Predicted 3D model of a 413-nucleotide RNA (Bacterial RNase P class A) from an Anaerolineales bacterium.
RNA sequence: AGGGCUGGUCGGGCAAUCGCAGACAGAAGCUGCUUGCAGCGGCUGCCUGAGGAAAGUCCGCGCUCCACGGAGCACAGCGCCGGGUAACACCCGGGUGGCGAAAUCCACAGACAGGGCCACAGAAAAAAACCGCUCUGGCGGCUGAGGCCGUCAGAGUAAGGGUGAAAAGGUGGUGUAAGAGACCACCGGCGCCGGGAGCAAUCCAGGCGGCCAGGCAACCCUCGCUGGGAGCAAGGUCAAGCAGGAGUGGUGCCCAACAGGGCGGAAGCUGCUCGUUUCUCACACUCCGGGUGGACUGCUGGAGCCUGCUGGUAACAGCAGGUCAAGAAAGAUGGUUGCCCAGGCUGAGGAACGGCCGGAUCUCCGGUUGAUCCAAAGCUGGACAGAACGCGGCUUACAGACUGGCCCUCCCU
Numbered sequence: 001a002g003g004g005c006u007g008g009u010c011g012g013g014c015a016a017u018c019g020c021a022g023a024c025a026g027a028a029g030c031u032g033c034u035u036g037c038a039g040c041g042g043c044u045g046c047c048u049g050a051g052g053a054a055a056g057u058c059c060g061c062g063c064u065c066c067a068c069g070g071a072g073c074a075c076a077g078c079g080c081c082g083g084g085u086a087a088c089a090c091c092c093g094g095g096u097g098g099c100g101a102a103a104u105c106c107a108c109a110g111a112c113a114g115g116g117c118c119a120c121a122g123a124a125a126a127a128a129a130c131c132g133c134u135c136u137g138g139c140g141g142c143u144g145a146g147g148c149c150g151u152c153a154g155a156g157u158a159a160g161g162g163u164g165a166a167a168a169g170g171u172g173g174u175g176u177a178a179g180a181g182a183c184c185a186c187c188g189g190c191g192c193c194g195g196g197a198g199c200a201a202u203c204c205a206g207g208c209g210g211c212c213a214g215g216c217a218a219c220c221c222u223c224g225c226u227g228g229g230a231g232c233a234a235g236g237u238c239a240a241g242c243a244g245g246a247g248u249g250g251u252g253c254c255c256a257a258c259a260g261g262g263c264g265g266a267a268g269c270u271g272c273u274c275g276u277u278u279c280u281c282a283c284a285c286u287c288c289g290g291g292u293g294g295a296c297u298g299c300u301g302g303a304g305c306c307u308g309c310u311g312g313u314a315a316c317a318g319c320a321g322g323u324c325a326a327g328a329a330a331g332a333u334g335g336u337u338g339c340c341c342a343g344g345c346u347g348a349g350g351a352a353c354g355g356c357c358g359g360a361u362c363u364c365c366g367g368u369u370g371a372u373c374c375a376a377a378g379c380u381g382g383a384c385a386g387a388a389c390g391c392g393g394c395u396u397a398c399a400g401a402c403u404g405g406c407c408c409u410c411c412c413u
Stems, first nucleotide, its partner, number of pairs: 001409010012340007020049003024045003029040005051384001055395002058393005063231004075227005080094005095108004109222002114220002116216003130161002132157011169187006188212002190209004195204003235297004244288006252263004264280006304323008341382001343380004349374003353370007
């Protein structure tokens, strides 16, 4: 210098102005009464006001209510080992296997407990004869004969061919009619045995056994571990109005057990009288329980954040100091403008280098051109996205900027 890999941080800044939400302070107004407090809606001032993912709601918790004797079954999740943590499916470290030259990245119980499945192709996808190979027998042909060829049937054979992602360990030999772990040597795998290292997963070296019959468990299943349910619209407090219940006051008198009737009263027809129709009740206040609209609470100070030190390989933990940073409820955090900052485009002009042409003649000058670098000025210009009880993770989206580390190749010293 070029290429590759992997972490971290930020994710526009300052100001003006018009609004929005919340806290605090101030001065007034209105309402209520217990007369100095409470409530109400505005005003003024000042301060604060989204994220690294606020998202998906996929895991794990806190918190709240409900349920709950114990155990088991069922169901769901997780799955190498050790550690971290409130906990986790997360994180850190290690192990084994895989891709890669390496950094790095990816995967993780069990397929000799059992069942099931394995597209297409292929005879066959699990204990397999399609072709081939070998033997025997029948028939036919040829031959002097031995025998050979063809065809059919039976039996053996996993060495060869073919199919496939995958075909029943590999190479060499012995063996055989032909073959085959059938047997032997070496290599590979698996299992068992004891030894050494390690907390462990596992690794190292050795002995024994021909044990060598594939894959899928995100299909059922087996083993081990874990798990009550619902969620802030959880839950709690207060409580207008309407309806309900109780009480008090009030509700005309008489007859009647009630129903009802008579007189009286009220209202309507109707301005008045008569007549007639309807009613004879309402209503007011107080209290009670439940509770709608609504209000308050839960609600933001917490496994909090920042800095430093100590312990630890690390995740993380401990200690000390500092700090308080939205809390809405149809849901605020926005609009406009100016200046600046990354970045992009155009680019006056400049720098060193190379090519060509011309002029000088001792490596210089001029013109033109090529890619590179610097750059005035102008234009443009900031992604993904929006809190709703809180927290720890994962996943997904994301323009651009800054930065740490590692690996490989080449050049110079």
A source record names the gene rnpB. The source organism's lineage runs through Bacteria, Bacillati, Chloroflexota, Anaerolineae and Anaerolineales.